[in-house]
RNA sequence: AGGGGCAUCAUCCAAUGGUAGGAUACCGGUCUCCAAAACCGUCAAUCUGGGUUCGAAUCCUAGUACCCCUG
Numbered sequence: 001a002g003g004g005g006c007a008u009c010a011u012c013c014a015a016u017g018g019u020a021g022g023a024u025a026c027c028g029g030u031c032u033c034c035a036a037a038a039c040c041g042u043c044a045a046u047c048u049g050g051g052u053u054c055g056a057a058u059c060c061u062a063g064u065a066c067c068c069c070u071g
Stems, first nucleotide, its partner, number of pairs: 001070005007064001010024004018054001027041004047063005
């Protein structure tokens, strides 16, 4: 330099263009003499800018970061 992949709660992953969901963690509650475990509940996110669309995590485009390949 060229090509490909990836970016979503604190973490790990989902999501046919139509309400962004699950698990773990944190926090709160039940239970317990106390704790742990178990159960219940709460909070919390689409990498950035632009475009298409009635409607974008999703499609297009330009960047940024990371990974891989070629030279």
A computed fold for a 71-nucleotide RNA from Candidatus Hippenecus merdae, annotated as transfer RNA. Rfam family: tRNA. The family's RNA type in Rfam is transfer RNA. Taxonomically the source falls in Candidatus Hippenecus (Bacteria, Bacillati, Clostridia, Lachnospiraceae). RNAcentral records the identical sequence in 3 taxa.